[in-house]
Context: one part of a larger RNA
RNA sequence: CGUUGGCCACCUGAGGCUAAGGUGUUGCCAGUACGAGAGGAACGCAACGCCGUUGCCUCUGGUGUAGCGGCUGUCCGAAAGGGCAAGCCGCGCAGCCACGCAACAGAGGAUAAGGGCUGAAAGCAUCUAAGCCCAAAGCCUCGGCCAAGACUAGGUGGCCAUUUCGCCAGUCCAAAAGACUGGCGGACGAGGGCCCCCGCAAAAGACGGGGUUGAUAGGGUGGGGGUGUAAGCGCCAAGGCCGAAAGGUCGAGGCGUUCAGCCCGCCACUACUAAUAG
Numbered sequence: 001c002g003u004u005g006g007c008c009a010c011c012u013g014a015g016g017c018u019a020a021g022g023u024g025u026u027g028c029c030a031g032u033a034c035g036a037g038a039g040g041a042a043c044g045c046a047a048c049g050c051c052g053u054u055g056c057c058u059c060u061g062g063u064g065u066a067g068c069g070g071c072u073g074u075c076c077g078a079a080a081g082g083g084c085a086a087g088c089c090g091c092g093c094a095g096c097c098a099c100g101c102a103a104c105a106g107a108g109g110a111u112a113a114g115g116g117c118u119g120a121a122a123g124c125a126u127c128u129a130a131g132c133c134c135a136a137a138g139c140c141u142c143g144g145c146c147a148a149g150a151c152u153a154g155g156u157g158g159c160c161a162u163u164u165c166g167c168c169a170g171u172c173c174a175a176a177a178g179a180c181u182g183g184c185g186g187a188c189g190a191g192g193g194c195c196c197c198c199g200c201a202a203a204a205g206a207c208g209g210g211g212u213u214g215a216u217a218g219g220g221u222g223g224g225g226g227u228g229u230a231a232g233c234g235c236c237a238a239g240g241c242c243g244a245a246a247g248g249u250c251g252a253g254g255c256g257u258u259c260a261g262c263c264c265g266c267c268a269c270u271a272c273u274a275a276u277a278g
Stems, first nucleotide, its partner, number of pairs: 001149001005160007015146004021051008034039001052104005060098004067091005072085005093265001106142004114134004163187010194278001195211005216274003219270005224264004232257005239250004
């Protein structure tokens, strides 16, 4: 730009793309067919493995520069706590992944070459002349995806419009007025875009969700999880120091408070914050 008014939602499916399987072992077939014997199959069926393909994260495992805990050096600090060394170590949700899980391809139909049945022309014979059967990794259908620019440009449903004002040009008209056609601008209008808050999306566009008639993101609360028992306080305490002693003082560490504390990319609830307004 078109699809012959515009828009939204849901479809149809011409046509196109795509399907990935490969290989091995074992068992049955079968000690059968075959073979004098020695030996010894196949078609087909089943189970299991290896390589590969596609998808996924319940389990297992990896990562996990979210997080929690332990430790070291150094700096700030009375301590608590913190900075730096992506410091080292242990665990680790989500996510991403494979070493994990799941699925992996066949069935039907019509045929080719070819193999046959019946069978004349041609008393026989002959797969062919009439007729019929079988038979490919190939063709068609069944699965998945794209798809109406499928120019024969499709269908169904819904919404809006098919109005109005001004100016200009043209036609009708002798002219004016008026009517019609076209152009420009404004009003009304469904809807879309811009804009704003976001992410199951993402290089930018795009895509998806939300925009107060709102749970879109953040915060808060609860749930569910990770780590592993915080600080402070109380009690106990190895040991050190002072003291003649009585005793005093410092004190690593342990126990309790404490299934704590800290944290969460998950789930739910909640308009407190931002999606105002245009």
A computed fold for a 278-nucleotide part of an RNA from a Thermoproteota archaeon, annotated as large-subunit ribosomal RNA, domain VI.
Model confidence (mean pLDDT): 82 of 100.
The full RNA is in RNAcentral, with records from ENA.